[in-house]
RNA sequence: GCUGAUCCCAGGCCUAAUGUCGCUGAGGCGGCAGCGGGGGACCCAACCGAUAUGGGGUGAAUCGCAUCUGCGAGGGGCUGUCUUGAGCCCUAACCCGUCAGCUAACUUCGCAGGCCUAAGAUCAAGGACCA
Numbered sequence: 001g002c003u004g005a006u007c008c009c010a011g012g013c014c015u016a017a018u019g020u021c022g023c024u025g026a027g028g029c030g031g032c033a034g035c036g037g038g039g040g041a042c043c044c045a046a047c048c049g050a051u052a053u054g055g056g057g058u059g060a061a062u063c064g065c066a067u068c069u070g071c072g073a074g075g076g077g078c079u080g081u082c083u084u085g086a087g088c089c090c091u092a093a094c095c096c097g098u099c100a101g102c103u104a105a106c107u108u109c110g111c112a113g114g115c116c117u118a119a120g121a122u123c124a125a126g127g128a129c130c131a
Stems, first nucleotide, its partner, number of pairs: 010117005018033006034111006044101001054099001055096004062073004074091005081127006
């Protein structure tokens, strides 16, 4: 000097998943603000039958066709932001427990996890905004 790994700090990304205050010896507990989800009237909608593996929720993570593991469509991410086009990647996992349409008041729950590190982090065209 180069490369790799680990720890701490910092700056960012995906995401709702952030900030702050107080209490405890600690573990942890509680409050406020902010962001996000569920339940829950009138009205509206639904309320016919059969089959089947009841039905429902968070999430981008769903559907179709094939045939043995592929193809297609749709959806999501690609580093300030929008539109269009092209390109790359992802399309999981978990929960409720026979029960839930929408839904004001009301009520209740979550704030995790996973990555990047000097690359102007995919590219191009055109806007918007700011200076």
The RNA shown here (c-di-AMP riboswitch aptamer (ydaO/yuaA leader)) has 131 nucleotides and comes from a Fimbriimonadia bacterium. Of the family's consensus pairs, 92% are formed in the model. Lineage of the source: Bacteria > Bacillati > Armatimonadota > Fimbriimonadia. The sequence was found by an Rfam model in a public genome assembly. Its mean pLDDT, the model's own confidence on a scale to 100, is 79. Its Rfam family is "c-di-AMP riboswitch aptamer (ydaO/yuaA leader)". Rfam's curators write: This family represents a conserved RNA structure found upstream of the ydaO and yuaA genes in Bacillus subtilis and related genes in other bacteria.